[in-house]
RNA sequence: GGGGUCGUAGUCUAGCCUGGUUAGGACUCCACCUUGGGGUGGUGGGAACCCCAGUUCAAAUCUGGGCGACCUCA
Numbered sequence: 001g002g003g004g005u006c007g008u009a010g011u012c013u014a015g016c017c018u019g020g021u022u023a024g025g026a027c028u029c030c031a032c033c034u035u036g037g038g039g040u041g042g043u044g045g046g047a048a049c050c051c052c053a054g055u056u057c058a059a060a061u062c063u064g065g066g067c068g069a070c071c072u073c074a
Base pairs, nucleotide, nucleotide: 001073002072003071004070005069006068007067010027011026012025013024020057029045030044031043032042033041050066051065052064053063054062
């Protein structure tokens, strides 16, 4: 340098092809309940779509560019 896959809470992940519910789930974190205390369990809450632009009534999703990670060819 060429080709391919991918980027979503602190961590992992679904959703993307086929645009439309308040972006869902697990662990973690916080508060409360439960306990003599802790653990377990229960209830509630906080936290995310890599960046920019475009298309559209509407973009995590489609298009273009950029950045980054991994695999592969030379």

Notes
The RNA shown here (transfer RNA) has 74 nucleotides and comes from Candidatus Iainarchaeum sp. The coordinates come from a structure-prediction model, not an experiment, and the mean pLDDT is 82. Its Rfam family is "tRNA". By type it is a transfer RNA.